[in-house]
RNA sequence: AGAGUUUGAUCCUAGCUCAGGAUGAACGCUGGCGGCGUGGAUAAGGCAUGCAAGUCGAACGGAACUAAUCAUAUGGAAAUAUAAACAAAGUUUGAGUAGUAAUACAAUUAUGGAGUUUAUGUGGAAGUGUGACAGUUUAGUGGCAAACGAGGUAGUAAUAUUUAGGAACAUACCCAGGAGUCUCGAAUAACCGAUCGAAAGGUCGACUAAUACGAGAUGGUCUCGCGAGAGUAAAGAUUGCAGCAAUGUAUUUUGCUCCUGGAUUGGCCUGAACAGUAUCAGCUAGUUGGUAAGGUAAUGGCUUACCAAGGCUAUGACGCUUAGGGGAGGUGAGAGCCUGGCCCCCACCGAUGGGACUGAGACACGGCCCAUACACCUACGGGUGGCUGCAGUCGAGAAUCUUCCACAAUGGACGAAAGUCUGAUGGAGCGACGCCGCGUGAUGGAUGAAGUACUUAUGUAUGUAAACAUCUUUUAUGAGGGAAUAAGUAUAUUGAAGGUACCUCAUGAAUAAGGACCUGCUAAACUCGUGCCAGCAGCAGCGGUAAUACGAGUGGUCCGAGCGUUAUCCGGAAUUAUUGGGCGUAAAGGGUCUGUAGGUUGUUUGGUUAGUCUUCCGUUAAAUCUUUGGGCUCAACUCAAAGCAUGCGGGGGAAACGUCCAAACUAGAAUAUGCGAGGGGUGUGCGGAACUCAUAGUGUAGGGGUGAAAUCCGUUGAUAUUAUGGGGAACACCAAAAGCGAAGGCAGCACACUGGCGUAUUAUUGACACUGAAAGACGAAAGCGUGGGUAGCGAAUGGGAUUAGAUACCCCAGUAGUCCACGCCCUAAACGUUGCUCUCUCGCUAUUAAGAGUAUCGACCCUCUUAGUGGCUUAGCUAACGCGGUAAGAGAGCCGCCUGGGAAGUACGAGCGCAAGCUUAAAACUCAAAGGAAUAGACGGGGAGACGCACAAGCAGUGGAUUAUGUGGUUUAAUUCGACGGUAAACGAAGAACCUCACCAGGAUUUGAAACCAAGUUGAAAGGUCUAGAAAUAGAUCCCUCGCAAGACAAUUUGGCAGGUGAUGCAUGGCCGUCGUCAGUUCGUGGUUUGAGCUGUUCCCUUCAGUGGGGUAACGAACGCAACCCUCGUCAUAUGUUAUAAGUAUCAUAUGAGACUGCCCCCCAUAGGGGGAGGAAGGCGAGGAUGACGCCAGGUCAGCAUGUCCCUUUGACAUCCUGGGCUACACACAUAAUACAAUCGCGUUGACAGCGGGUCGCGACGGAGUAAUCCUGAGCCAAUCCUUAAACAGCGCGUCAGUUCGGAUUGAGGGCUGCAACUCGCCCUCAUGAAGUCGGAAUUGCUAGUAAUUGCGGGUCAGCUAUACCGCAGUGAAUACGUUCUCGUCUCUUGUACUCACUGCCCGUCAACUCAAGGGAGCCGGGGGUACCCAAAGGCUUUCGUAAGAAGGACUAAGGUAAAAUCGGUGACAGGGAGUAAGUCGUAACAAGGCACGGCUAGCGGAAGCUGGUCGUG
Repeated sequence: AGAGUUUGAUCCUAGCUCAGGAUGAACGCUGGCGGCGUGGAUAAGGCAUGCAAGUCGAACGGAACUAAUCAUAUGGAAAUAUAAACAAAGUUUGAGUAGUAAUACAAUUAUGGAGUUUAUGUGGAAGUGUGACAGUUUAGUGGCAAACGAGGUAGUAAUAUUUAGGAACAUACCCAGGAGUCUCGAAUAACCGAUCGAAAGGUCGACUAAUACGAGAUGGUCUCGCGAGAGUAAAGAUUGCAGCAAUGUAUUUUGCUCCUGGAUUGGCCUGAACAGUAUCAGCUAGUUGGUAAGGUAAUGGCUUACCAAGGCUAUGACGCUUAGGGGAGGUGAGAGCCUGGCCCCCACCGAUGGGACUGAGACACGGCCCAUACACCUACGGGUGGCUGCAGUCGAGAAUCUUCCACAAUGGACGAAAGUCUGAUGGAGCGACGCCGCGUGAUGGAUGAAGUACUUAUGUAUGUAAACAUCUUUUAUGAGGGAAUAAGUAUAUUGAAGGUACCUCAUGAAUAAGGACCUGCUAAACUCGUGCCAGCAGCAGCGGUAAUACGAGUGGUCCGAGCGUUAUCCGGAAUUAUUGGGCGUAAAGGGUCUGUAGGUUGUUUGGUUAGUCUUCCGUUAAAUCUUUGGGCUCAACUCAAAGCAUGCGGGGGAAACGUCCAAACUAGAAUAUGCGAGGGGUGUGCGGAACUCAUAGUGUAGGGGUGAAAUCCGUUGAUAUUAUGGGGAACACCAAAAGCGAAGGCAGCACACUGGCGUAUUAUUGACACUGAAAGACGAAAGCGUGGGUAGCGAAUGGGAUUAGAUACCCCAGUAGUCCACGCCCUAAACGUUGCUCUCUCGCUAUUAAGAGUAUCGACCCUCUUAGUGGCUUAGCUAACGCGGUAAGAGAGCCGCCUGGGAAGUACGAGCGCAAGCUUAAAACUCAAAGGAAUAGACGGGGAGACGCACAAGCAGUGGAUUAUGUGGUUUAAUUCGACGGUAAACGAAGAACCUCACCAGGAUUUGAAACCAAGUUGAAAGGUCUAGAAAUAGAUCCCUCGCAAGACAAUUUGGCAGGUGAUGCAUGGCCGUCGUCAGUUCGUGGUUUGAGCUGUUCCCUUCAGUGGGGUAACGAACGCAACCCUCGUCAUAUGUUAUAAGUAUCAUAUGAGACUGCCCCCCAUAGGGGGAGGAAGGCGAGGAUGACGCCAGGUCAGCAUGUCCCUUUGACAUCCUGGGCUACACACAUAAUACAAUCGCGUUGACAGCGGGUCGCGACGGAGUAAUCCUGAGCCAAUCCUUAAACAGCGCGUCAGUUCGGAUUGAGGGCUGCAACUCGCCCUCAUGAAGUCGGAAUUGCUAGUAAUUGCGGGUCAGCUAUACCGCAGUGAAUACGUUCUCGUCUCUUGUACUCACUGCCCGUCAACUCAAGGGAGCCGGGGGUACCCAAAGGCUUUCGUAAGAAGGACUAAGGUAAAAUCGGUGACAGGGAGUAAGUCGUAACAAGGCACGGCUAGCGGAAGCUGGUCGUG
């Protein structure tokens, strides 16, 4: 940044669609990890359960409890004193024992006195009881909080929000300052007792406290008052000290009261901004203002009374619909457009409606009262409740989480504090819902493995991918370590998240890839399956047997833990266009003018400054966004700084532009004056022509009308003609591209009244101007109303024609109407399809009006100026066509209008109208187009030109008969197949008895009947004979190859493989038909066009010819034409085998010559044409071969070839065989033959050809036979031999008939070919002797050696169905004025809505089905208001009462009644609309569409439509 899609192609217009980004998403498939976010958008539907607002005992009286404390009582421990008893260690003595001894052990003696016990005192511990001046907990009183926090978006279009301001206010807790805190009192909960109730909850009695309540004092404040003066507040608690205590004191802390100030928060007021709708245009009675009073914290109609009659509105009031607003979010280059979820600010709400109370603050989410609905409990008496708090549940839905942890942090409430509470909050869980990050391994690895897919059968792809080897360990798992977040607070303690983040180690590629797409847009293709089926699809579109578009496989592309789909928004979309579009023909200029509001507005000077510009200040919350830097490993995320954001308000400054004020000007505009043109308008009168009617005359049989007729008029005298009279309508010539008018429109002449315009000269005013919603006026024709009028014309209607029909076109009549007056209607193709005004921009020319100059006696002429009306054109514009000083060019101002086609200028609503109807004006639904201009074709019951045996002029036919052949149809076991207008049908088939052969019946074979290759085996097989059989075939038998060898040949077996006249000619090649032997079809370069294309190739002359010439933005060229080739015609030359007796002229073969408009005359510019001469031949001498680009999906798969499909594992769609069929036969068509006779037939006699063919052949002469033919077999591989005419001529007969015409059919007898003539051959002889007497409608061929007529030959072939086909010669005409018509072709041009191309396209009714919307007797429902009735709670108020309270009053929610309006649902029925492969009727439109079409209007008709009036050209 663009792309696809309208067309045969092009350019344009225009819509639809796609590629991008986004989301609180959902759905499908898939799913490894982490971080950060985010998650009930629907039913403001209902809710079980738990929790979400409490706290303070340092306000108070109690109650309960008692671990500590205190008091008291009890208790009596340890300790200590004295006394007594016992008594350890130590010290002393030491019999004795052991030893050689030193020494060791030792009974025992004395001493010693630790210690133990007891008793008595002192002592007073633990424990226990009781009680608080103790502590803890706490129901209650009291204080503070509960109005915050949390949730939701129902309502609200302004009592909201945002922004900028303002004055008449309040403000608990907080801060600062000042002052005070004195004296009393009466109660009441709790508790206790009694009592009612199922419960919830009450009632009575008695007692008690306070920071609860009340009274008094004081008074700096406040209120009242002129003043004096009067009135007006409070509460204590805690702690220290003193005291036994009561209590005192004030040394602490903290309350309380009053005042002042601050801060914060809130209430109120104002400006600006703030969705859609005018199919909502008028709204409003407390409404707008004033006075007074009340009320409020405060202003105020906030409320009440009285007075006045105001207030709002096109700059959109009022109404209706929708909606919380903002910061911001998405997108976009921006301007914009869309959105308002999470986070922040504000508002509002708390089941619904109403109300107040308390309080600093509420009319109060987890308070109260009442009403209503719903739900729950109940003992039926009565009660209770409100998740739009956190979780969770049901419901509805495409759809949205755990009945988790913790108060550790941040914050909040209370408290002096500890602390308590906190679903705020911090965290975790669930969901790929989003964003961000990481991973699913890395390196090497070719035999390019296997498998798979494709294949041109070689190979290619998957693919270094795998395997395999080496390496790594993010992640996952396991183990170990392990935070910050902690601050408070000096120590200590304190972590929900969490043994988490993070760090280290270990194991092991180990735990981890899908989704969508691959025809174009749009990156990526092959095979198979399917066969307009199944299906796909965002758009275009794919699918009907070769689908890169369906389904699958393989491969590929894109993205990737995601990928797609759906929904919605922005973008692309300049497709609402401010930036940045348009309106002649595509959608779009109002029918025209006047003119209100509005918008815009000439020149000069001075002033001013709300616009404009500049500067400064304030504000525009934070977050978001941008930039820079920082923190989590990075990023997402987050922190900091700066910037941005725009507006609004205020101060200062500038004065070019704009506004405003003042003064002036004249170039815009207007006015005056002279002159002038004109179908401008209105009214009145007059005129002639024509028409018609009446009367009268003349006059006689027709008139009229049409394509042709008829209806009609006419012998009761028409038409025609003459005269007179009446009537209505329209005004010939002049008349024009002319004139006038705003448009519609305007035409005999005259008069009266009247509007506008042009020009000239000066003069006047002094911006008075332009445009123009709304409004007003005018507005063709048709139509309507009332009253006249009515000659002609003439919807409707009647009749006659036409026609399949003819509600039409044509004709004869004819009513409304057309005319006048008055009143309506208000629309047109009301068009120049072009709004009005002003300015600028080359020329030529015509004409109307006026004027000037010149000229003239004057006029004309000529030159110029202004204003109109036309034609051509430059620049420029335009998609093109075209426009082009009368712009569709270049600019300015204002208005109107458009935004795909259809539905639809329709429905509904509203306004207008007597009606018809007009104006305004949608949607659902549906389509991917609809459209404009131009291009090439094709077509036209368009035009012009040219040609053709196309017609015409002629000749002979076909169509009727019989036969032959082919085809259809029918039949059949089969009647094989193909070919079907021209361009199938004596065509494939130049030969169907078998074969052919493809068809049918039956019998057989299966690597096959035939072919090729390789390998093996054999030397047989084949062949002859015999048997069985219909044959194929099977069996038996006879025979037993060549070569030295390799081998050859043949047979057989095996393996490759065969075979198919099976399908598709719409998969193909090749070949062919046709237009058409028509003259066309193209290219290169150049030019031109935006382009498709055009030019060349058109034009003029000419030709058989795009043949040639001339001209020419073309110049050349190609395929066709012509020529070159063959045959025939004349001559020459050469040759002479066979022809010929010879010569050689004939003849044959070969090579040449000749003809070129060369010569003459005429026409003519040339090319060429007409005539003539000469010549065998004359203007292409005759004929043939030769067939351009292309067309018909023309024909052929059965001539051949060939892609694909199909058949062929025991019985075939192959192959062989026998027999049958292709030859059938009520019928129809086509092509031929023969005839119907005397221009003939028959008999007889007599002539004259050419092309050809021949050895498995032609076959002479001769002979036989009536003949077909047979016997014999000379000659000939051919100028040598064989095969050969008939019509014709001569003579004779037949004399007009179903015949001496005609020969079908049938019978009999023969001949020939062939294995074989039954189905089913041909020929001969005899006999038989049908139809047919020249052919309806219609139709064919032929222009000269032609038609017609006459025979002859050949191919195919054993034979033949040949009358066919291909050739040959003989005899041998007639006619062409001419191009009007028929058919066909060509060129140019024109129209086109056709391009599958007129066998096109296409319209409407009816019938069938489906869909949406509107109408509709009604029925149902929602929201809103009005009037009236009733009226809860409640505050206010009145009365009573000491009070509590009671009883009233007005107001009021809900409820009820009534009428109307409004929105929606449903609805019998009727009408239109849209859609749907093959319905019915017509043929309206596109060509002159067969009656040119169309607009408006009126009538009519099955339908398209027709007709009248008027208008347009599209």
The RNA shown here (small-subunit ribosomal RNA) has 1514 nucleotides and comes from a Minisyncoccia bacterium. It matches the Rfam family "Bacterial small subunit ribosomal RNA". Gene Ontology terms of the family: structural constituent of ribosome and ribosome.